[in-house]
RNA sequence: UCGGGAGGCUGGGCAAUCGCUCUGUUUGCGGGGGUUUGAAAAAACUCUCACGCGGGGAGGAAAGUCCGGGCUCCAACGAGCAAAAUGGUCGAUAACGUCGACCGGUCGCAAGGCCAGGGAAAGUGCAACAGAAAGGAUACCGCCGGCCCCGCAAGGUGUCGGUAAGGGUGAAAUGGUGGGGUAAGAGCCCACCAAGGGGCAGGUGACUGCAUCCUUCGGCAAACCCCAUUUGGAGCAAGAUCCAACAGAGUGAGGCCCCAGCAAUGGAAGCCGCAUCCGGCUCGUGAUGCCAACACUCGGGUAGAUCGCUUGAGCCACCGAGCAAUCGUUGGCCUAGAUGAAUGAUUGCCUGUAGCGAUUUUUCGCUACAACAGAACCCGGCUUAUAAGCCUCCCGACUUU
Repeated sequence: UCGGGAGGCUGGGCAAUCGCUCUGUUUGCGGGGGUUUGAAAAAACUCUCACGCGGGGAGGAAAGUCCGGGCUCCAACGAGCAAAAUGGUCGAUAACGUCGACCGGUCGCAAGGCCAGGGAAAGUGCAACAGAAAGGAUACCGCCGGCCCCGCAAGGUGUCGGUAAGGGUGAAAUGGUGGGGUAAGAGCCCACCAAGGGGCAGGUGACUGCAUCCUUCGGCAAACCCCAUUUGGAGCAAGAUCCAACAGAGUGAGGCCCCAGCAAUGGAAGCCGCAUCCGGCUCGUGAUGCCAACACUCGGGUAGAUCGCUUGAGCCACCGAGCAAUCGUUGGCCUAGAUGAAUGAUUGCCUGUAGCGAUUUUUCGCUACAACAGAACCCGGCUUAUAAGCCUCCCGACUUU
């Protein structure tokens, strides 16, 4: 100097004028409302309005609604099953499917990146076609030997036995390469590797190293499944308080009363529509238990205000522990709370980027532009979008000293 890797920060600034919103407070014996005391006048408290002054007012993702919680409610409980989620080890955390470190695998020269990383002998299933055969799977071509027959011989047909080293098919064919041995072959034997078993050593552990034993029967579970761990649900339109309103008409299951009847049972009018049955209890099924009280049709009325609502698993700094994630002591800070939804507009100067022009350099002038995007109960993560710019560390190549 160039290329690459990991992490962090900012994302316009200042001033003036006008405007919006939350909050605190003064003024005047201000305006209006409510409550209490009081015979009344009036007093006290409180809410609101007006003028003035002070303080605060969108994010790194506020987005997605993908996870986890805080909080609120479903009477309690959350057995069991079903269903769902996670999946190397050890830690962090309120918790998580998140984060940190490490192990194994894989990509890269490297810094580093990625992994849906438990089990295939519990069972079921899949792998087209090709191939003899696709898993407790196999002999198509071939190689070797015996026997019968043909042949002068080499050799050939058939049959029986041995074989899986060679060839072929395939993504993949009972570990690989080389040598010995054999009738021909084979871990049959040897050497070096691979996988695995037990032994020793290191490590909290996943796992690693060393020597030894030839023990040597695939792949897929991001297929169903098995194993381990975890899970009640709904959600701020949750929920709480105050105010307002809740006229009626009809049908039916059923019941009361009355009549006839020994009884079963049957029946007109009137009244109720309670009770029992049926049922309900925040995804399905369901246990314990509890609750509550009929169904349908037509039709009328009310729905405003306040709280929840921002002091938090909060933020910042020093120091300490830890490889780190993070935790602890001490000190400091308070940083929106709207509700048809506020946080804005104009002007001037400055800053940044790009282009053009001038200038010996320094520098000056002009023009254009400044991303993604707007809180709505709150917090911890993940994912996605992002103009322009800055900082730190690491790796590689080249050059110079």
A computed fold for a 401-nucleotide RNA from a Planctomycetaceae bacterium, annotated as Bacterial RNase P class A.
It matches the Rfam family "Bacterial RNase P class A". Rfam classes the family as a ribozyme. Rfam links the family to the GO terms ribonuclease P activity, tRNA processing and dimeric ribonuclease P complex.
The sequence was found by an Rfam model in a public genome assembly.
The coordinates come from a structure-prediction model, not an experiment, and the mean pLDDT is 76.